[in-house]
Context: one part of a larger RNA
Order: sequence, then structure tokens, then C1' cells
RNA sequence: GCCAGGGAGUUUAUUUGAGUGGUGAGAUUAAGGUUAUAUUGAAGUCAUAGGGAAACCAACCAGUCCGCAGCACAGUAAUGUGUGAGGGACGACGUCUGAAAGGGCGUGAAAUCACUCGGGUAAGAUGCGAAAGGAGGCGAUCUACGCGUGGCCAGGUUGAAGCCGUGGGAAACCGCGGUGGAGGACCGAACCGUUAUUGAUAUACAACUCAUUCGGGUGAGCUACGUGUCGGAGUCAAAGGCUAAUCGAGCCUCCUGAUAGCACAUUAAAACCAAAGUGGAGCCGCAGUCCAGCGUUGGGCGAGUAAGAAUUGAAGGUAGAGUACAGACAGUGUCGGAAUGGAGCUUAAACGCUUCGCCACACCAUCUAACUCCGAAUGUCAAUUCUAUGUAGACCCCAGCAGUCGGGUGUAUCGCCGUAAGGGUGAUCACCGCGAAGCGAAUAAGCUAGAUUUGGGUUAAGGGCCCUAAAUGUCAGUUAAGUGUAAAAAUGAAGGGCGUCGUAUCGCAAAGACAAUGUGAUGGUAAGCUUAGAAACAGCUACCCAUUAAAAAGUACGUACUAGUUUACACAUCGAGCGAUACGGCCCUGAAAAUGGACGGGGCUAAAACUGACUCCCGAUACCCAUAGGCAUACCAGUAGGUAUGAUUCAGUAGAUUUUCGAUCGGCGAGGAGCGAAGCAGGUUGGUGAUGACCUGUGGACCUCGCUGAUGUGCAGAUCCUGGU
Repeated sequence: GCCAGGGAGUUUAUUUGAGUGGUGAGAUUAAGGUUAUAUUGAAGUCAUAGGGAAACCAACCAGUCCGCAGCACAGUAAUGUGUGAGGGACGACGUCUGAAAGGGCGUGAAAUCACUCGGGUAAGAUGCGAAAGGAGGCGAUCUACGCGUGGCCAGGUUGAAGCCGUGGGAAACCGCGGUGGAGGACCGAACCGUUAUUGAUAUACAACUCAUUCGGGUGAGCUACGUGUCGGAGUCAAAGGCUAAUCGAGCCUCCUGAUAGCACAUUAAAACCAAAGUGGAGCCGCAGUCCAGCGUUGGGCGAGUAAGAAUUGAAGGUAGAGUACAGACAGUGUCGGAAUGGAGCUUAAACGCUUCGCCACACCAUCUAACUCCGAAUGUCAAUUCUAUGUAGACCCCAGCAGUCGGGUGUAUCGCCGUAAGGGUGAUCACCGCGAAGCGAAUAAGCUAGAUUUGGGUUAAGGGCCCUAAAUGUCAGUUAAGUGUAAAAAUGAAGGGCGUCGUAUCGCAAAGACAAUGUGAUGGUAAGCUUAGAAACAGCUACCCAUUAAAAAGUACGUACUAGUUUACACAUCGAGCGAUACGGCCCUGAAAAUGGACGGGGCUAAAACUGACUCCCGAUACCCAUAGGCAUACCAGUAGGUAUGAUUCAGUAGAUUUUCGAUCGGCGAGGAGCGAAGCAGGUUGGUGAUGACCUGUGGACCUCGCUGAUGUGCAGAUCCUGGU
């Protein structure tokens, strides 16, 4: 993991609400008794009057208006009129407060006792789960330390004091040789320990062992037995060590089902509706809770209601704009200002002059969330009309029960913060959450579209070469880069391109353009100056005249300077378009990432790419038709059930509400069974479903159905429990 069995909203009291029933201005007993679901028991409880802290005082059977249902009348009907329980509005009354006005609470009688269910409260209170806290016991056969009595330490090495001999010395004492046998001395078995391999533990030793290596090994040594000290206590050469595989407070039992705002789990079905992640809150409050909001169910009322549209009318100070105020701010100007700035000039001193700065004003230029002479759109409020919806009861009101208080996304629109972000934070809308299906290769929120059942048809988004349903369709272009074949969306910028296509403008051209080829390209003159030189061609100045078809005081190369080559320019050959600029389309470049690789893939080039136009087709749970059911309302029947009508009807998490299925055991009623009960296995079949029925086999003795009552009543989960595997 799997299988089987077990496994979680219960019970009592009380309170509140709903349903049902009894009695009703009353309702009812409790404990207890007892001939025991009878009956007794009126102690008590609730209600019948409230207001006030209290003293104390103490209410509408009866007034007016509106008006639903119902009833009556009129009408063929629609409807109208009257009345009008309940309902609404006023008035009146009780009491408290107050000087009063006003205000608070109450008043024209409905309660109470049961049963069932939904909630609250007190209890373990849906189940399992702490670490802890407290009490009383049990432990020192492990281990720590103490005490008592014992035991053990192969062998080897070193060679202290003392003593003896001898030599020296005046002596103190010293040297040498022996002897001697000291030491928390040395090496090293037993024994005690455990440094390293951070080895082994893989043929079956160990919740600390094994191997090799290593430390101590006559000592503060090791060890046996006995004995003592313990839980906030012991013991400790002190590590928070050890106190029986347990220690920053042992173990056992009890308090105990401690507490847990936390984690996990929480068992059959269907029908109907269907959220929230927001506002507020005093709290060690921010994973929680309470109030409100949003959901649902029931009741009341009785006619409108509406983030819909249009029109009309309102208020506004945002976007924008502006500089009229406030503030900021670059420049310029002024016989402007100053008792009071710096520097310079002038003077005997002052006055004065110049300049920079300051202030003011003006002009010009520019700004502002906390500027406004101005000023939208959208939105908001109101009215009218339309639309939608509502007597199958909306809006509104009351009551029961919740869940929610972590939200997210959008190349949707409007903001704010940020360089920006798959960023943060708001408003409005939509979607996901709680939404399936088709499309987007795959995909929470993108596009289509809101899925009761079954069958058929038509479309949407998106597609139509093959994978893969549908034109390798038609017409006209573009692209040569496999660009591309990617809606968002999974990048591709500035810049550059004599790649190519198009548009526009301006030139040249059969009086021959452009390109190419051939020929010429002269003279004054080596222009003048400069310079060593300067001759078209280092540099400066000027840039004329002549000849000619044409030819610059010279476009480029070249030379030391010349020379030489070349160009403008001209002629000839040739024979039709050529050149320039601007703008646009597609394409290229710019262009770098880590295993080999992605237009979904194959593959595709007058496309199966891109642009424009056209027709046909495919394609969803959408739409249409049919079909069966559910839901709502009405009617019939009056226990089942049936019929008709209706909807902008039937996706759904948390959640509310409703109706059912099944299990075990009772009661009442009815039955089955050796001509085969239950159980088990297989098959057929009904029901939307929980589940039911039948048949066959097996089995061999009990079992079922209807109504009703009671629950230890339904398992896939809880590292769930027990067993099996």
C1' cells in the first nucleotide's frame, strides 16, 4: 500500500424560534404517593399592567381618516360603489423626566402545557492530538559519590636516599668503587580505557559490537560482594554529567476526556436557491472574535420597483487650460529705489561718478497635490417618457439559520507609488474562485459559450496540404530572408542597406540621352607671387584672352622640378530610355548561453508565407426542432395521485431550505419458508439517485412487507485503531 472489522454533532438541564396538538383569561403541575402511561399531589411556574432608581402613581371594550381580503349591490363583462375583521395613519390614555415645550417606555386582552425539529447556554459537548502543571507512590541490581570487608597488577629497564670500602681534606665535607632498591619513574602482557581508520557491521553477535592502531598499566590504580544518599531531590576532580536503553528536573498511577482562537479527519441520495474575502470594533488585536454588509428559509403588508435607456433641470472645481491671486523661476530693460553692501575713480574733506550685488516695476520665456481669471467628459441627484419587471406578491417590514473577514486575473477603462517588473496600491466593469464544453499544441482567469435528459439539424470562436473534420478554392500583388507558417503570447531597438516593389516631384533624351568603345583635350603660358625648385596639380592671389567641334590659368595619379597617365569638355560609333530627390511596402543587417531541438510536428516558396478582395465548407453541451423528467401556479380528486398552464426555468464551492434511500432492534397489522428461509455467487431488469425486483446455482432453517417507535444507524481518507496480506 491493499483487504476485513472498528471509527467522529451525542446526552441531560435550561432558554429561544418554528411546526403539530390540548386547553384558553387562564394554562400547568414538580417532588412524592399509588391498584402505576390511569389517578392523586396546586407547593410552585408562566400569563392576565405598566411606568419609575425609589417613594409612589396607574391605562382606549366605545374617537377620526385610509384601506387589502371577504361580503353586499349595480353591470353581459371589464369594472364601479358601499361596508370593511386583520393592517396603516392620527388622536386619546398610564407613568417617568421636565418650569414648559418636548422626549422615553407602555395601552383597544392571548396565553400556557406537551411532543418533534433548528439555534443559544452549562456541562469533555463532533473525533483524535500536545509540550506542560499538580498529588501520591516506586526506583542507586545501570550509573555518581561515600563507607565496610576482600581480591588483582607476567616479564624486563632505570638505579634516589642510606650503608660499606677506599682516596683526599685541618675541618666542613668531597671524589671513586661497591652495596642498596626509591619513584602519581620507563618499556610492556593481564586488567582498565578507547586515539585514528570518521575501516567493518553484505551468511545472519551487539539500540555502541568487530578489526588494526593507540592511552594508562604500584597508582588520585583496577575490581568483587555488602551497605548508604533521590526527584526541585540526590550525586557530581563540573560535562547540565549521572540517578535502570528515560534527565535543563526519573518512572508509575491519579487529577485527566488538562487546555489547544492551531493541524488533520468527519461516513447515503436527490431537488431548489446560492455567497464572501468588504466597512466598523475599546481586545498583546493582525491565522481569532463581535456588529454591519453579502446568502438562504418562513411569515407579514398590498403596489409599485430599477447602478436600464432617452429627454429636461440641478450642484460641482477634477482632466485640461491659464498666469488674474499665492508661490516658484531664466533673461532683458528702467535719467526707478536705498540712512544702511563690496570694489574702483575723484577730492584737502565731502558731494559725486562707474561697476557688481540687493529691492521694485515692466517686457519676454516657463511652472505648481496643498495657485485659479477659467473649465469639460464621465459620474451623481431629481422629474417626465419609454423599456424591463411585479397581485404566480415585487419594493418594504419582522423572524429562524448561516457561511464569509488570506482572494486572484484582464493589452478592460480611470488613477497613485516605482527607472522598471509576471511589481505595489486603489476605483468601476468582467471573469476565475464556485464554470463544464469548443478554440488557443499543452494552459485557473485570453476568444466562443453559461452544461436537466435523449435524438436530429444550424452556426460561433477558430479553422479547411498530411497528422486532423473541412477548397492543394478563385482573383490581384509582395517576400527569397525558410523571412514567415506565433491574436494576446512567450522579445527584437536606435542606426544602416545601389536587396526588391510602389507613389510623387525635378531633370536629360531620335536636334540621339545614360552607359560603353574610339579620337581629341590646344595656344598666349612655366599666369602672377612664393620658393633651392613650384611648369594645371606644396602654398597664397587672381582665374583673363585667343583658336576651336571641344579643351579648366585645371578632377585625380605621378615627378626633386619637368616628363607621363587621367578627368571635365567635344566629336564619332551605338540606338531607347536614362539620372536625381523625397516618401511608403516587404526583406536584409544590427541579433550572444550554456546536453541535441523545435512554426504542435511533418513539411511548405507564382506557398501550406505576407497584403487586399470573393465564394463554399468544417466546427461547441451555443441556437433551432422533437423527446422525457424536475420546478412553479391553478384545478380535479380529496390518503395514493391526475390534468392544465407558465417561465429571461433546471452549471455550482462555503452555506440555507426541502424530500427521500438504506441499517439494527421493538410495537401493531399482513404474510413467506424442507415443493427450500437467511447468507453467498452469477445473470436479467426497474429507478435521476441513495437503492429495489426477479431468475439460476449453492446453502439447509429461519425470514420479510406495510404503518409506527427507538437509535452505539451509512466510511476512502484522520503518518486513524486491531487483525490479515
The part of an RNA shown here (large-subunit ribosomal RNA, domain II) has 725 nucleotides and comes from an uncultured bacterium. RNAcentral holds the full RNA, with entries from SILVA. The coordinates come from a structure-prediction model, not an experiment, and the mean pLDDT is 82.